Model confidence (mean pLDDT): 84 of 100. The part of an RNA shown here (large-subunit ribosomal RNA, domain IV) has 329 nucleotides and comes from a Patescibacteria group bacterium. RNAcentral holds the full RNA, with entries from ENA. Lineage of the source: Bacteria > Bacteria candidate phyla. Its Rfam family is "Bacterial large subunit ribosomal RNA".
Context: one part of a larger RNA
C1' cells in the first nucleotide's frame, strides 16, 4: 500500500447514481393488542406493549384403598446479578406511487425483469366411412380408440367498471346472373402445293374453370379516427355559426405519463435547500378503449420517492490479525 477480517471517541447517511456494503439494531417462545384498505378470504408475526432464572407456601384436577404421585393456576411470598429465550439458531420496520393481478417460466456461462405463462375472455376452423390441423413421396401415425360442454389455431390476459365511431383501401367469407379469361372444342372463310384428288398450315363467330372485376357482408380481422375561419356588455375564452376535405373524423376514462420535444412546463405538498417524487392544472410536439382503456384487496430477490430505527457508508482516521507486496535465499 494491496487484499480478508476485528474493535473504536462524538456525530448518524453529511457517504454514494443508489444506504451499495456491513449485520450494527431488532429476533420464529407466551400474554396482551393491532390501523387504512379489502374481492369479507385477507392485511398480520402488521405497527406496537409486557413476560421469561431460581427457592418457598396454597389451591384445583386427575389417578390411586391408602401414603402418594401427575398436570394446571389472569394463584401467593421470598432470594441473586450489569443482565434470567442469560449459549446456539433465528425477520428491521412503516408511508406513498408505477407496472405485472397471483403461485409459476425464462436468455446453462453479462440481462429474472414491466419480458414468457397463467386462470378469464372473445373471434376463426372442425358434423367424423378420411373432423379440422399436424408428421410422413407413401403405406402409416398424432390428434384419439376422442366426436363441439370436443379438438385445433389467433388475439387479449385475474377481477370490477367498461370496450365508442369509420366497410373508402388491405384481408376474410357469401353471391346457381353478368363482363373478363387458358388449355381445349369448334369450324365461316382463307393460304402453300397439285393436274386433280388430296397434303400441309393460317383461323372469325360460338362453346369453354378457377381467378379477377362485379354485388353485399365483416373490427376482440390489417387498420384509421382532419384543417381553416369568425364570435358574448372589460378582458380573456368560445356553449354558438360559416367554409374546406374525408370511409370516419378520437367517444368514455385517463393525461408533462415507463408515452411531454419545448421543459427544471406552472400552481400545491414534502425539505433550511428537491432536474427526482406526490397531488392537481390540460397548452396530449407524439395517450385511448382485448395492438384492450380506466381503477383494483393480495402478491413481487421489480422499479420510483419519502420516513424511523440502526450503523466505521461517511465527517476522519486510529489501532490490530492473517495473506500478499518488499529484502535475503
Nucleotide at each position: 500500500c494491496c487484499c480478508u477480517c476485528g474493535u473504536u471517541u462524538a456525530g448518524g447517511a453529511a457517504c454514494u447514481c443508489g444506504g451499495c456494503a456491513a449485520u450494527a439494531c431488532a429476533g420464529u417462545g407466551g400474554c396482551c393488542g393491532u390501523a387504512c384498505c379489502u374481492u369479507c378470504g385477507g392485511u398480520a408475526u402488521a405497527u406496537g406493549g409486557c413476560c421469561u432464572a431460581c427457592c418457598c407456601c396454597g389451591g384445583u384436577u386427575u389417578c390411586g384403598c391408602a401414603a402418594g404421585a401427575a398436570a394446571c393456576c389472569a394463584g401467593g411470598g421470598g432470594u441473586c446479578a450489569a443482565a434470567g429465550u442469560u449459549a446456539a439458531u433465528g425477520a428491521u420496520u412503516u408511508c406513498a406511487a408505477g407496472c405485472g393481478a397471483c403461485u409459476g417460466u425464462u436468455u446453462a456461462c453479462c440481462a429474472a425483469a414491466a419480458a414468457c405463462u397463467u386462470a378469464g375472455g372473445u373471434c376463426c376452423c372442425u358434423g367424423c366411412u378420411c373432423a379440422a390441423g399436424c408428421c410422413g413421396a407413401a403405406a402409416g401415425g398424432c390428434u384419439a380408440u376422442g366426436u363441439a360442454u370436443a379438438g385445433g389455431g389467433g388475439c387479449u390476459g385475474a377481477u370490477g367498471c367498461c370496450u365508442g365511431g369509420c366497410c373508402a383501401g388491405u384481408g376474410u367469407c357469401a353471391g346457381a346472373a353478368c363482363g373478363u379469361u387458358a388449355a381445349g372444342g369448334g369450324g365461316a372463310g382463307g393460304u402453300g402445293u397439285g393436274a386433280a384428288a388430296g397434303c400441309a398450315c393460317c383461323g372469325a363467330a360460338c362453346c369453354g374453370a378457377a381467378g379477377c372485376g362485379c354485388u353485399g357482408a365483416u373490427g376482440a380481422a390489417c387498420g384509421c379516427c382532419g384543417g381553416c375561419c369568425g364570435u358574448a356588455a372589460c378582458u380573456a375564452u368560445a356553449a354558438c355559426g360559416g367554409u374546406c376535405c374525408u370511409a370516419a373524423g378520437g367517444u368514455a376514462g385517463c393525461g408533462a405519463a415507463a408515452u411531454u420535444c419545448c421543459u427544471u412546463g406552472u400552481c400545491g405538498g414534502g425539505u433550511a435547500a428537491g432536474u427526482u417524487c406526490c397531488g392537481a392544472c390540460c397548452u396530449g410536439c407524439a395517450c385511448g378503449a382485448a395492438u384492450g382503456g380506466c381503477a383494483u384487496a393480495a402478491c413481487g430477490a421489480c422499479u420510483u420517492g419519502a420516513a424511523a430505527a440502526c450503523u466505521c457508508u461517511c465527517u476522519c482516521a486510529a489501532c490490530g490479525a492473517g495473506g500478499g507486496a518488499c529484502u535475503c535465499g